[in-house]
C1' cells in the first nucleotide's frame, strides 16, 4: 500500500430499525454484624468522530480515526 474485520458504562459482554441501552464484575449509600468478610436492597455510569438514508439509527450506507488479521 491492496483487501477483510472490529469500535458499546471503569472493565467484560447484550441489544429484529421503534429498549428507560440490559447483564456480570467492579464503584457509591443503606441494611444485616460488636467489627471485617460473606449476604441483600437501592443507586451513578456507555453507543469512536463526523455526514448521509429513514417518520425513527447501537443497527443500514459513506467517509475519517483508532486497533487487529491478511496480500504484497
Nucleotide at each position: 500500500g491492496g483487501c477483510u474485520c472490529u469500535a458499546u458504562c471503569g472493565u467484560c459482554u447484550a441489544a429484529c430499525g421503534g429498549u428507560u441501552a440490559g447483564g456480570a464484575c467492579g464503584g457509591a449509600u443503606c441494611c444485616u454484624u460488636c467489627u471485617c468478610a460473606a449476604g441483600g436492597a437501592u443507586u451513578a455510569a456507555a453507543u469512536c468522530a463526523g455526514g448521509g438514508u429513514u417518520c425513527g439509527a447501537u443497527u443500514c450506507c459513506c467517509u475519517g480515526u483508532a486497533g487487529a488479521g491478511u496480500c504484497a